Model confidence (mean pLDDT): 78 of 100. Predicted 3D model of RNase P RNA and transfer RNA as a complex of 447 nucleotides. Rfam match: Bacterial RNase P class A. It is annotated as a ribozyme.

RNA sequence: CCAGAGGGUCGGGCGGCCGCGGCGCGCGCAAGCGGGUCGAGGAAAGUCCGGGCUCCACGGAACGACGGUGCCGGGUAACGCCCGGCGAGCGCGAGCUCAGGGAAAGUGCCACAGAAAGCAGGUCGCAAAGGCUUCGGCCCUGCGACAGUGAAAGGGUGGGGUAAGAGCCCACCGCGGCCCCGGCAACGGGCGCCGGCACGGCAAACCCCACCGGGAGCAAGACCGAAUAGGGGCGGCGCAUGAGCUUGGUUCCGGCUCGUCGCCCGGGUUGGUUGCUUGAGGGGCGGAGCGAUCCGCCUCCCAGAUGAAUGGCCGCACAGGCGGGCGCGAGCCCGCCGGACAGAACCCGGCUUACAGACCCUCUGGCGCU
RNA sequence: CGGGGAGUGGCGCAGCCUGGUAGCGCAUCUGCUUUGGGAGCAGAGGGUCGCAGGUUCGAAUCCUGUCUCCCCGACCA
Numbered sequence: 001c002c003a004g005a006g007g008g009u010c011g012g013g014c015g016g017c018c019g020c021g022g023c024g025c026g027c028g029c030a031a032g033c034g035g036g037u038c039g040a041g042g043a044a045a046g047u048c049c050g051g052g053c054u055c056c057a058c059g060g061a062a063c064g065a066c067g068g069u070g071c072c073g074g075g076u077a078a079c080g081c082c083c084g085g086c087g088a089g090c091g092c093g094a095g096c097u098c099a100g101g102g103a104a105a106g107u108g109c110c111a112c113a114g115a116a117a118g119c120a121g122g123u124c125g126c127a128a129a130g131g132c133u134u135c136g137g138c139c140c141u142g143c144g145a146c147a148g149u150g151a152a153a154g155g156g157u158g159g160g161g162u163a164a165g166a167g168c169c170c171a172c173c174g175c176g177g178c179c180c181c182g183g184c185a186a187c188g189g190g191c192g193c194c195g196g197c198a199c200g201g202c203a204a205a206c207c208c209c210a211c212c213g214g215g216a217g218c219a220a221g222a223c224c225g226a227a228u229a230g231g232g233g234c235g236g237c238g239c240a241u242g243a244g245c246u247u248g249g250u251u252c253c254g255g256c257u258c259g260u261c262g263c264c265c266g267g268g269u270u271g272g273u274u275g276c277u278u279g280a281g282g283g284g285c286g287g288a289g290c291g292a293u294c295c296g297c298c299u300c301c302c303a304g305a306u307g308a309a310u311g312g313c314c315g316c317a318c319a320g321g322c323g324g325g326c327g328c329g330a331g332c333c334c335g336c337c338g339g340a341c342a343g344a345a346c347c348c349g350g351c352u353u354a355c356a357g358a359c360c361c362u363c364u365g366g367c368g369c370u
Numbered sequence: 371c372g373g374g375g376a377g378u379g380g381c382g383c384a385g386c387c388u389g390g391u392a393g394c395g396c397a398u399c400u401g402c403u404u405u406g407g408g409a410g411c412a413g414a415g416g417g418u419c420g421c422a423g424g425u426u427c428g429a430a431u432c433c434u435g436u437c438u439c440c441c442c443g444a445c446c447a
Base pairs, nucleotide, nucleotide: 001366002365003364004363005362006361007360008359009358010357013316014315015314016313017312018311020039021038022037023036025034026033027032041341045352046351048350049349050348051347052346053217054216055215056214066213067212068211069210070209071085072084073083074082075081086100087098088097089096090095101208102207106206107205108202109201110200123147125143126142127141130139131138132137155173156172157171158170159169160168174197175195176194177193178192179190180189181188182187221274222273223272224271231265232264233263234262235261236260237259242258243257244256245255246254267446268445269444281300282299283298284297285296286295287294288293320337321336322335323334324333325332326331371443372442373441374440375439376438377437380396381395382394383393390427398414399413400412401411402410420436421435422434423433424432
């Protein structure tokens, strides 16, 4: 210098003028005026997970149903998130990707092609003996090497063996079980022993195993005010006290209504306060840890709007694009254009998605020079 | 702001759960019938299954992300 990998920060700056929302202050009887201070994001987004908070339901626990998660260890309030490791695949490498438990518990599926798709099978083929023969071959029997189909045909390579073959036998590799060693574990290692091999794929198919989960959401919920017919129907609870109605001659007793809650029909309003922003909070320093993260001390207060504020204009400089001119060239000058994605709405922790461009750190491969 | 649902020819839908051929009706086109048209009969064409990625031999279907559209939810008595 070229090509690339991982991670982080910013995402417009300065000044002037005008304006908007919240909260204090001063003046003013008030309307209002003046001045101060604070005022969007890394994703505020998608609403995909996990919590806080609030209401509703519910004796407790277990089982079942349904839904979710799924290598191991750790972190956390919790998680499907993060960190560290393991295994598999890819890359020369830095590194990247993985819903990565169980297919020897059961069920199911494997289209087309192919003889055969899971109990293996016998198309094309290879064969000694036996039988038949028109001497070409055929039958019986043995076989899974070779060919073909397919995503997939029940270990691979080499040798021996055989009529032809085959783990039939042997060597190496692979596989399974046991044992030993290392590791908390996933897992790794072993010229240790045993087994010729008995285990096809799919669980983002049902399922099995382990673990987790009550439901709804700030339009939750609470209070005040205005208006309306403070009406009707259905259901639950309560019938303790009391009142009214009803049946019966009366009492006891029974039923209904007045109570309260939920739903529906009908009616009314489109107001205010609260929840509301101090929080698993931000910054700095020190310590523990490989790291996620945790601990201690100091310091700061950092939007709370409710049709919804956080904006507009001008100037300067910076990054960028286009055009023109000058210069051998590095480059310089002039003019024009022009600032990414996007915007709080109860609040946090994550994930995912969108994002013009700028800068920083670490590392890999290659080339050149010293 | 919160919750739920749906995207398949031009239109309205099925198929998805349980993966393997995308189908039905209307519409379009051609032919027959008719003097001609309509109706009827026969036949044909037309689909990136919203988009992207993954699982799988194989995806409209299963999973994840994303885009678009639709519906519901206020308070008082």